Record summary: This is a predicted structure of an 88-nucleotide RNA (transfer RNA) from a Campylobacteraceae bacterium. Rfam family: tRNA. From the family's description: Transfer RNA (tRNA) molecules are approximately 80 nucleotides in length. The coordinates come from a structure-prediction model, not an experiment, and the mean pLDDT is 81. The sequence was found in a public genome assembly.
[in-house]
RNA sequence: CGGGAGAUGUCAGAGUGGUCGAAUGUGCCGGUCUUGAAAACCGGUGAGGGUAAUACCUCCGGGAGUUCGAAUCUCCCUCUCCCGGCCA
Repeated sequence: CGGGAGAUGUCAGAGUGGUCGAAUGUGCCGGUCUUGAAAACCGGUGAGGGUAAUACCUCCGGGAGUUCGAAUCUCCCUCUCCCGGCCA
C1' cells in the first nucleotide's frame, strides 16, 4: 500500500430496518436450600443525565447521511485481527 473481517453492558457473544438500550452465557448482588459453605435453583444486574425516590431523556468505537423509523443500510475517520505486496 491492496484485499477481507471486525468494534455491542464486567468479560465472552447473539442480534431479520420496527418486536431492542439489546438474547444467552460468565462475573457480581440478593434470596431459597444447608450446622456452615460449595453446587443447584429463583430474582436482580450497562453507562450518562434527571428525580426525594420513581417517571422521563440520551447513548451500540467517533461523526455524517438514507429512511416515517438505523446496533442493523451508505459514506468519512479512529482502532483491532487475518491474507498478500513493498522497504529495511